[in-house]
A computed fold for a 144-nucleotide RNA from an uncultured Synechococcales cyanobacterium, annotated as Guanidine-I riboswitch aptamer.
RNA sequence: AAUAUUUGCUUCUAGGGUUCCGGUUUAACGCAGAUUGACGCUAAGCGCCUGGUCCGAGAGAAGCAGCUAGAAUUGGGAUUCUUGGUGGGAAGCCAACUAAGGAAGCUUAAGCUAGUCGCACGGCGGGAGAAAAGCCCGGGAGAU
Numbered sequence: 001a002a003u004a005u006u007u008g009c010u011u012c013u014a015g016g017g018u019u020c021c022g023g024u025u026u027a028a029c030g031c032a033g034a035u036u037g038a039c040g041c042u043a044a045g046c047g048c049c050u051g052g053u054c055c056g057a058g059a060g061a062a063g064c065a066g067c068u069a070g071a072a073u074u075g076g077g078a079u080u081c082u083u084g085g086u087g088g089g090a091a092g093c094c095a096a097c098u099a100a101g102g103a104a105g106c107u108u109a110a111g112c113u114a115g116u117c118g119c120a121c122g123g124c125g126g127g128a129g130a131a132a133a134g135c136c137c138g139g140g141a142g143a144u
Base pairs, nucleotide, nucleotide: 007065008064009063010062011061012060015055016054020052021051022049023046024045025044026043027042029040030039066116067115068114069113070112073110074109075108076107077106079104080103081102082100083099084098085097086096087094088093119139121142125137126136127135
């Protein structure tokens, strides 16, 4: 510099924080009541609370799909040609329609095959939102 089908989603994991649930701490109240404890409810805090919900990988996993190309198979479509029939013509022939499990290539759908899937060190900082992150900016900046 050129070419390129360099794609998307689902489920999960590494990882992540704290909206909700749970847990836990403190306090008031209720119950109990000699005093405590237990239990319930309310409020505030705690993720340096194992967890449930939640977020979640380009360089993690599995699966499904899309896209690109291919040869032959099956189905459809129109075009050209051939033969027959109908029509016009004295004839050569002409035009339209029609028939053929006829011929040729083109196009389209399905199935099938192959590819897209090789390789991949990577900040700071910002963004979403409840919040954070291997999420997004980003196969970025940069490095080799």
Its mean pLDDT, the model's own confidence on a scale to 100, is 79. The sequence was found by an Rfam model in a public genome assembly.